[in-house]
RNA sequence: UCUUUAUUCAGAGUGGUGGAGGGACAAGGCCCGACGAAACCACAGCAACCGGUCCACGUUACGGACGUCAGGUGCUAAUUCCUUCCCUGCUUGCAGGGAGAAAUGAGGA
Numbered sequence: 001u002c003u004u005u006a007u008u009c010a011g012a013g014u015g016g017u018g019g020a021g022g023g024a025c026a027a028g029g030c031c032c033g034a035c036g037a038a039a040c041c042a043c044a045g046c047a048a049c050c051g052g053u054c055c056a057c058g059u060u061a062c063g064g065a066c067g068u069c070a071g072g073u074g075c076u077a078a079u080u081c082c083u084u085c086c087c088u089g090c091u092u093g094c095a096g097g098g099a100g101a102a103a104u105g106a107g108g109a
Base pairs, nucleotide, nucleotide: 001109002108003107004106005105006104007103008102013043014042015041016040017039021032022031023030026084027083028082029081044076045075046074049072050071051069052066053065054064055063080101085098086097087096088095089094090093
């Protein structure tokens, strides 16, 4: 980098360095930011994907409990901030569903 699969309306921030951008890409909105953006570092925290422990099941298939569970990732403004393409309902802007894209984990090439 490509690919398979699961999840994505919950949750969780302070300090230091830094010095103007940031919210994935494009567009349109709407926000965050000199009361300090991105990035990096330290510490803290959240969660429970993998892993761990225990239980259940009993053979190919689904689980449950525990973070007072060592570890590997991830995450810590706003639903993945919202919309974009398709469908449906009501009727011109809302509501619902789906697809696509993206992110993260685990597996494969």
This is a predicted structure of a 109-nucleotide RNA (SAM riboswitch aptamer (S box leader)) from Desulfuromonadaceae bacterium UBA5613.
Rfam family: SAM riboswitch aptamer (S box leader). Rfam links the family to the GO term regulation of gene expression. From the family's description: The SAM riboswitch is found upstream of a number of genes which code for proteins involved in methionine or cysteine biosynthesis in Gram-positive bacteria.
The source organism's lineage runs through Bacteria, Thermodesulfobacteriota, Desulfuromonadia, Desulfuromonadales and Desulfuromonadaceae.